[in-house]
Predicted 3D model of a 92-nucleotide RNA (Glycine riboswitch aptamer) from a bacterium. The coordinates come from a structure-prediction model, not an experiment, and the mean pLDDT is 78.
RNA sequence: UCGAAACCGUCGGGAGAGUCCUCACUUCGAGUGGGGCGCCGAAGGGGCAACCAUCCCCGGAAACUCUCAGGCAUCUGGACCGGCGGGGGAGG
Numbered sequence: 001u002c003g004a005a006a007c008c009g010u011c012g013g014g015a016g017a018g019u020c021c022u023c024a025c026u027u028c029g030a031g032u033g034g035g036g037c038g039c040c041g042a043a044g045g046g047g048c049a050a051c052c053a054u055c056c057c058c059g060g061a062a063a064c065u066c067u068c069a070g071g072c073a074u075c076u077g078g079a080c081c082g083g084c085g086g087g088g089g090a091g092g
Stems, first nucleotide, its partner, number of pairs: 001092002007086007018037001020036006038072003044068001045066003051060002
């Protein structure tokens, strides 16, 4: 002097699966809530694992898997990606 990652904020993008049955309320809109069956995976969580690490054990680890949770009109949420700003100081 240039300046990566973690992390934070903000904006944008962002899939899947019944508003199916029934009950109640109702502003009579399928709106709200309860129950039932069917389904989805990309909040979160659990499990195994390629791999990493270790003398060994312990350990870390997915968008795979399970569906506990969450979700299946709209809204909201939404892993992840990108822009901007902060941050920081690996490294050149």